[in-house]
Context: one part of a larger RNA
RNA sequence: CUGGGCGUAAAGCGUGCGCAGGCGGCUCAUCAAGUCAGAGGUGAAAGCCCAGGGCUCAACCCUGGAACUGCCUUUGAAACUGUUGGGCUUGAGUACGGGAGAGGUGAGUGGAAUUCCGAGUGUAGAGGUGAAAUUCGUAGAUAUUCGGAAGAACACCAGUGGCGAAGGCGGCUCACUGGACCGUAACUGACGCUCAUGCACGAUAGCGUGGGGAGCAAACAGGAUUAGAUACCCUGGUAGUCCACGCCGUAAACGAUGGAUGCUAGCCGUUGGGCAGCUUGCUGUUCAGUGGCGCAGCUAACGCAUUAAGCAUCCCGCCUGGGGAGUACGGCCGCAAGGUUGAAACUC
Numbered sequence: 001c002u003g004g005g006c007g008u009a010a011a012g013c014g015u016g017c018g019c020a021g022g023c024g025g026c027u028c029a030u031c032a033a034g035u036c037a038g039a040g041g042u043g044a045a046a047g048c049c050c051a052g053g054g055c056u057c058a059a060c061c062c063u064g065g066a067a068c069u070g071c072c073u074u075u076g077a078a079a080c081u082g083u084u085g086g087g088c089u090u091g092a093g094u095a096c097g098g099g100a101g102a103g104g105u106g107a108g109u110g111g112a113a114u115u116c117c118g119a120g121u122g123u124a125g126a127g128g129u130g131a132a133a134u135u136c137g138u139a140g141a142u143a144u145u146c147g148g149a150a151g152a153a154c155a156c157c158a159g160u161g162g163c164g165a166a167g168g169c170g171g172c173u174c175a176c177u178g179g180a181c182c183g184u185a186a187c188u189g190a191c192g193c194u195c196a197u198g199c200a201c202g203a204u205a206g207c208g209u210g211g212g213g214a215g216c217a218a219a220c221a222g223g224a225u226u227a228g229a230u231a232c233c234c235u236g237g238u239a240g241u242c243c244a245c246g247c248c249g250u251a252a253a254c255g256a257u258g259g260a261u262g263c264u265a266g267c268c269g270u271u272g273g274g275c276a277g278c279u280u281g282c283u284g285u286u287c288a289g290u291g292g293c294g295c296a297g298c299u300a301a302c303g304c305a306u307u308a309a310g311c312a313u314c315c316c317g318c319c320u321g322g323g324g325a326g327u328a329c330g331g332c333c334g335c336a337a338g339g340u341u342g343a344a345a346c347u348c
Stems, first nucleotide, its partner, number of pairs: 004319003007302002012316001014201004021194003025088005031082001033081002035077008049065006091191001092188003095184004103177007110154001114150008125136002162169002206247006215241002220236004258315006266293013297304002321348003330341004
């Protein structure tokens, strides 16, 4: 390379946007680059292959044929791919009319709870555990009432509910703003799909500067437990968790399942629309989502099954025995931590 694969055996990039590239709807005409046919030239000899022949055979040698799958020139064909031109509307987009949503950003605001502070009542305990102790408390704790401050998170609603490309998003209000869906079929007329490199986004933890700090809590300290206890339990407690700006760029970033399009039995729920019917809150139907079960088919099995892991086409990514190793070296990125790309010896 061919071939085979990627839910769980090795293997789908964390996600999107997108240049190049690859691929691309229906129809008419055009050219003839790809494609196909005819002819000519060339494709040295030797060798390989086939048929004969010569050395006693063979190796070896000789003669002839075939082949040399290719390239060039030329004459044609026009279905398919392509070029150019014209047309079309079903792919794609626009417009208009609707309703849904924790989609994003900024500003404001609310109540409960927690802790702290002040004051009142009140007195000897409180707290914590398997049991205790460290701890707090007669300098008045715990409990309770009122007032105040602060920070963080939003009970119920809440739902295999919703939204978002993914990460993710949940009190309420306002402003700005992205996307999707349904309906009409008015407009454009293939404007599409995918995407190496690239660019952007990307939980947590971590890093830098400046704020903030209620609760929680790595590290740390103490008390227990224990043979020991650098733990599990308890009392404390600093980074951090929060905000702004700038980095980091990872994850069981999972549906362990790349994206797009078409096709292939159904049944039952649920979310957002439309249509029809009537008994006006139900039934039927149709789009778009989200679940359960299940046929054909697929699968090593488990299972998947119109949200495919079925049947096909296009494009990208990735895999090739285990360990060594996601390591070393080098490159690139980073303030660092480290990330990314990514071997070999050796060994089984």